[in-house]
Context: one part of a larger RNA
RNA sequence: GAACGAACGCUGGCGGCGUGCCUAACACAUGCAAGUCGAACGCGAAAGGGGGCAACCCCCGGUAGCGUGGCAGACGGGUGAGUAACACGUGGGUAACCUGCCCCGAGGUGGGGAAUAACCUUCCGAAAGGAGGGCUAAUACCGCAUGACAUCCCGAGGGCUUCGGCCUUUGGAAUCAAAGCUGGCCUCUGUUUACAUGCUAGCGCCACGGGAGGGACCCGCGCCCCAUUAGCUAGUUGGUGAGGUAACGGCUCACCAAGGCGACGAUGGGUAGCCGGCCUGAGAGGGUGAUCGGCCACACUGGAACUGAGACACGGUCCAGACUCCUACGGGAGGCAGCAGUGAGGAAUAUUGCGCAAUGGGCGAAAGCCUGACGCAGCGACGCCGCGUGGAGGAUGAAGGUCUUCGGAUUGUAAACUCCUGUCGAGCGGGACGAAGGCGGUGGGUGUUAAUAGCGCUCGCCGUUGACGGUACCGCUGGAGGAAGCCCCGGCUAACUCCGUGCCAGCAGCCGCGGUAAUACGGAGGGGGCCAGCGUUGUUC
Repeated sequence: GAACGAACGCUGGCGGCGUGCCUAACACAUGCAAGUCGAACGCGAAAGGGGGCAACCCCCGGUAGCGUGGCAGACGGGUGAGUAACACGUGGGUAACCUGCCCCGAGGUGGGGAAUAACCUUCCGAAAGGAGGGCUAAUACCGCAUGACAUCCCGAGGGCUUCGGCCUUUGGAAUCAAAGCUGGCCUCUGUUUACAUGCUAGCGCCACGGGAGGGACCCGCGCCCCAUUAGCUAGUUGGUGAGGUAACGGCUCACCAAGGCGACGAUGGGUAGCCGGCCUGAGAGGGUGAUCGGCCACACUGGAACUGAGACACGGUCCAGACUCCUACGGGAGGCAGCAGUGAGGAAUAUUGCGCAAUGGGCGAAAGCCUGACGCAGCGACGCCGCGUGGAGGAUGAAGGUCUUCGGAUUGUAAACUCCUGUCGAGCGGGACGAAGGCGGUGGGUGUUAAUAGCGCUCGCCGUUGACGGUACCGCUGGAGGAAGCCCCGGCUAACUCCGUGCCAGCAGCCGCGGUAAUACGGAGGGGGCCAGCGUUGUUC
């Protein structure tokens, strides 16, 4: 000098864009943060309105709600504890692998069965919750059929190979599938004049091949400090066989052998998430890993598996522990390192805000619902950038202050005063972009089809969607009016005098100042520097 997620002191007008628990991975009140689908399925109110003498019936409404089932909850969001490791970075390998939703291709979707929640009922319990009996549906569950380019086995040919095997053509044999829903129609079929077991369209379902994206495993190289850590190792190192996995593998197990690693730093200890980047520097390098992006790890602590395409699962389950809460003392409930917020710790870090309008995500055919992701707003000079606090003229150089050699000098064109301007702020008025879509109405074109239904695609016109926000922006009114401080002045280092003090009080980054004329302490005048900031402290280069 530069930089900062800064803090502290003094000061503080406005705006834009960023940014904000670096400490206790300390404990958490409260609210919200993951649901959705009635076009998979069963049951189905109350209140209210109408009718009836009443039982009851109708409407709202097959609505709200409950449950089965499907998909999503493995994403998104947080944190950096652990980890010195194939965790990460980079480059490769898998002839050792998996992949829901999505896309492409080519096939299939036949016929049956038995249950079970919700519901009704009985009972146990303070509660959380649970037990028994009875009924019922499905795209829930289970057989059967068919079945291959799928898997396994046997055989033949070709190509490749890490010589283990892989790919491919072909013959035989064995094993294993499926579910329906919605709209429209009467050309075919069946009843018969409108429906479906029919046709048709869309969405699904099953098996297969390929793709995209995602993941898994393996390897080369790179990756902090301590040798005042020198030896480490028994599933240890290798083999055979088996189990297990999506898959290779001591991953696990039985048996066999005695190996494996190490001064090219093993082992042990300390510290630490890694990277793109960021800061500094002419560079080489040094430091760092906030915000944003990629990867990893974790979710009160430790352990475990279940479900699933995917988890060993932040707002799932089970066990153990610590802690907090409820209890009828028998037993139960909980997990903010999600967004706000509270206490605590600390030098120190924000609102218990608005909205799904946009972007993105989940579910859904869609309308739509959900979304503390996100978009915005609030708070903080925390940072960067921009703007303002006025401009021009103005002396016999007023007054006051300060100094003085008492002549004067300086503050100083500074002020007053005159003439202007109108940024920001204030008031009043107008007032957005961000909106594309989706849906409804209407009018064309086209594909499917028996069809001028329906459905899909596409092109116009009209209507409808904004949290921010009556904000930005624009115009008008008024009038210099509301808006300047901080540090320094001995040398380094830019800026000097007076008074006070008297090795005192104090200053200080280094050298050093202060003991009676101190440009170094304190005040004043003047001056220098920066400026809505200025200094100090801390840290890095």
A computed fold for a 541-nucleotide part of an RNA from a metagenome, annotated as small-subunit ribosomal RNA, 5' domain. The prediction has a mean pLDDT of 87. Its Rfam family is "Bacterial small subunit ribosomal RNA". The full RNA is in RNAcentral, with records from SILVA.